Model confidence (mean pLDDT): 78 of 100. A computed fold for a 158-nucleotide RNA from a Chloroflexia bacterium, annotated as glmS glucosamine-6-phosphate activated ribozyme aptamer. Taxonomically the source falls in Chloroflexia (Bacteria, Bacillati, Chloroflexota).
[in-house]
RNA sequence: CCGACACGACCAGCGCCAGGACUCGGUGGGAGACCGAGUUGACGAGGUGGAAGCCGAUCGAACCAUUCGGCGGGUGGCUUCCCGGUUCGACACGAUCGUAACGAGUGAGACAAAACCGCGCGGCGACGCGCGAACAACGCUUCACUCGAUGUGUCCAU
Numbered sequence: 001c002c003g004a005c006a007c008g009a010c011c012a013g014c015g016c017c018a019g020g021a022c023u024c025g026g027u028g029g030g031a032g033a034c035c036g037a038g039u040u041g042a043c044g045a046g047g048u049g050g051a052a053g054c055c056g057a058u059c060g061a062a063c064c065a066u067u068c069g070g071c072g073g074g075u076g077g078c079u080u081c082c083c084g085g086u087u088c089g090a091c092a093c094g095a096u097c098g099u100a101a102c103g104a105g106u107g108a109g110a111c112a113a114a115a116c117c118g119c120g121c122g123g124c125g126a127c128g129c130g131c132g133a134a135c136a137a138c139g140c141u142u143c144a145c146u147c148g149a150u151g152u153g154u155c156c157a158u
Base pairs, nucleotide, nucleotide: 014072015071016070017069019068020040021039022038023037024036025035026034027033043060044059045058049082050081051080052079053078054077055076083098084097085096086095087094089155090154091153092152093151102148103147104146105145106144107143108142109140117132118131119130120129121128122127
């Protein structure tokens, strides 16, 4: 470095840093500037049937703005095929979805971490780590209700 097997954990605001900002040291009369070494550079919630193509990236929290800027990646939408669910039983087709598996809508319900604050640990420092306490929205396999769809053919049974 490659391959195989077994077990466990994690997995998308997820990873990275050449700009910038900040810290320390040095050069400099001084500001500025330059050099070196560091720090920072998105807080959780939520989301994946397989393949291909096209187009894209949800929700709030914090901050009063570097969560700036750059690069890479990314569970979404539509189309086709395959697989799967539903469409009274079986099959085929059609329709509609994706294992939470028919569409639309209303109401209720439940749930977070950082930040800040406090207490500690590490560092000259920027800052990092741990503990404690509080507060969301979308979505929702949670509960209730409303509207619409629930097809065609063959076979079986009544």